[in-house]
Molecule: transfer RNA
Organism: bacterium
């Protein structure tokens, strides 16, 4: 330099060919349970989906450019 893949909650990951509130587990907070802690149970909090544009009635998803990371080729 060229090619492929990845980037979504504090962490690990979903989201089926573009579709109607972006979810799960863990973590955190409250309550419950216990003599107490942990575990368990119930509820809650948390996201400008890496950035900037574009297409579309509608974009996490498609297109272009950028940034960061992994791998391969040279």
């Nucleotide at each position: 330099g060229c090619g492929u893949c990845c980037a979504u909650a504090g962490c690990u990951c979903a989201a089926c060919a573009g579709g109607u509130u972006a979810g799960a587990g863990c973590a955190c907070c409250a309550c419950u349970c216990u003599u107490a802690u942990a575990a368990g149970g119930u509820g809650g909090c948390g996201g400008u989906u890496c950035c900037u544009g574009g297409u579309u009635c509608g974009a996490g998803u498609c297109c272009a450019g950028g940034u960061g990371g992994a791998c391969g080729c040279a």